This is a predicted structure of a 477-nucleotide part of an RNA (small-subunit ribosomal RNA, 5' domain) from Stipa capillata. Its mean pLDDT, the model's own confidence on a scale to 100, is 84.
[in-house]
Context: one part of a larger RNA
RNA sequence: GGAUGAACGCUGGCGGCAUGCUUAACACAUUCAAGUCGAACGGGAAGUGGUGUUUCCAAUGGCGAACAGGUGAGUAACAUGUAAGAACCUGCCCUUGGGAGGGGAACAACAGCUGGAAACGGUUGCUAAUACCCCGUAGGCUGAGGAGCAAAAGGAGAAAUCCACCCAAGGAGGGGCUCGCGUCUGAUUAGCUAGUUGGUGAGGCAAUAGCUUACCAAGGCAAUGAUCAGUAGCUGGUCUGAGAGGAUGAUCAGCCACACUGGGACUGAGACACGGCCUUGACUCCUACGGGAGGUAGCAGUGGGGAAUUUUUUGCCAUGGGCGAAAGCCUGACGGAGCAAUGCCGCAUGGAGGUGGAAGGCCUACGGGUCAUCAACUUCGUUUCUCGGAGAAGAAACAAUGAAGGUAUCUGAGGAAUAAGCAUCGGCUAACUCUGUGCCAGCAGCCGCGGUAAGACGGAGGAUGCAAGCGUUAUCU
Numbered sequence: 001g002g003a004u005g006a007a008c009g010c011u012g013g014c015g016g017c018a019u020g021c022u023u024a025a026c027a028c029a030u031u032c033a034a035g036u037c038g039a040a041c042g043g044g045a046a047g048u049g050g051u052g053u054u055u056c057c058a059a060u061g062g063c064g065a066a067c068a069g070g071u072g073a074g075u076a077a078c079a080u081g082u083a084a085g086a087a088c089c090u091g092c093c094c095u096u097g098g099g100a101g102g103g104g105a106a107c108a109a110c111a112g113c114u115g116g117a118a119a120c121g122g123u124u125g126c127u128a129a130u131a132c133c134c135c136g137u138a139g140g141c142u143g144a145g146g147a148g149c150a151a152a153a154g155g156a157g158a159a160a161u162c163c164a165c166c167c168a169a170g171g172a173g174g175g176g177c178u179c180g181c182g183u184c185u186g187a188u189u190a191g192c193u194a195g196u197u198g199g200u201g202a203g204g205c206a207a208u209a210g211c212u213u214a215c216c217a218a219g220g221c222a223a224u225g226a227u228c229a230g231u232a233g234c235u236g237g238u239c240u241g242a243g244a245g246g247a248u249g250a251u252c253a254g255c256c257a258c259a260c261u262g263g264g265a266c267u268g269a270g271a272c273a274c275g276g277c278c279u280u281g282a283c284u285c286c287u288a289c290g291g292g293a294g295g296u297a298g299c300a301g302u303g304g305g306g307a308a309u310u311u312u313u314u315g316c317c318a319u320g321g322g323c324g325a326a327a328g329c330c331u332g333a334c335g336g337a338g339c340a341a342u343g344c345c346g347c348a349u350g351g352a353g354g355u356g357g358a359a360g361g362c363c364u365a366c367g368g369g370u371c372a373u374c375a376a377c378u379u380c381g382u383u384u385c386u387c388g389g390a391g392a393a394g395a396a397a398c399a400a401u402g403a404a405g406g407u408a409u410c411u412g413a414g415g416a417a418u419a420a421g422c423a424u425c426g427g428c429u430a431a432c433u434c435u436g437u438g439c440c441a442g443c444a445g446c447c448g449c450g451g452u453a454a455g456a457c458g459g460a461g462g463a464u465g466c467a468a469g470c471g472u473u474a475u476c477u
Stems, first nucleotide, its partner, number of pairs: 001477004006473005013347006019340002021305001026303003030300001032298001035063003040060001043057004070258003079183004084178002088175003093171007101135004110125006140149003154163003184230003191221003196218008233255004237248004260281001262279003283294004311337001313336003319333001320331004350380004360371004385414006421466005426447003432461005442449002
């Protein structure tokens, strides 16, 4: 000099675009953040004089809730980056070939009785299905062969037909696994390891495998740093540098890990699951003391910690996601607004003329010099500002549909009106005099300055630098 998710001091006009708990993975009041489908299904309710139609709904059922969103505690290892590989799985989606035959038994809801303070139940009875079960069938699977095993569901429509369902093969996208290489510090850590290293049998997994187990062998790693200890999410990138490098990993994007602490499985195509379940512990809350409820490292917000980081805002309009045949519903993802000079960029605080060089300040050798065309004054135009008028694009898809928003923008009127500070001036380093003080008060990044003429302290005038910022502190280069 450059840089920052910065903070502090003084100051502060506007706009655009970004960014905003780096500390306590500390504790959390409150609202919201994952639902949807009545075209799967029995039923209930509203409405109507009745039928028909319509609307809404607790339960069963389907799909989703494993995505999106947050955080970086743990992790020095196949975690990540890159390059390869074989023994695998894959809901929805695409392509292809087949198929959906016959039967059955229940359980919620509901009704009756009943327990409990509550959370939540118990029992008897009835019932439907795209929920469940059995038989049959199979270009699939297993097996050397004989042979054995495994499926399905309907709904809407007047119909055509459409949407669902089952099996098999292939694809796409996604995921699991293995491996070469790269990836911080310490030797004042030198030896480490018994499921340890390999084999056989058995088990297990979607799949390979000491993944597990029995037996057998005694191996395996290590000075090219094993083990141990410390620190740390990794990368694309970011900052700096001519580069080589050094530092870093906020925002955005990819991967990983975690969800009060530890453990466990269930469901499912997919989880060992942030807003699911069981259990342990700590904490908080309710209680009729018998027992229950909870988890913001989602969006806002509160307390606390801290030098320090925002609103308990608006809308599903756009983009994307879930469900649905669709209309549509949901979406604190997201689109926006609010707050903060936190950063980058742009604009303004007026332009031109104006000496009898005004008043005033400061200096003075008392002649004058300087602030200084600066001001006043004359004239001009209106970026901004105030008040009116018009008023978007983004909407795809003929029409309709806009949260932001009567915003941006355009236009009319008004009047210089609404708008400059901060630091420095001994050398490094651009910029000098007076006055006060008198080794005091103080300054200071380094050298150093101050003890009666201080260009270095305090004030004033002047000057220099940058400018809606300036200076200091912290950190990297």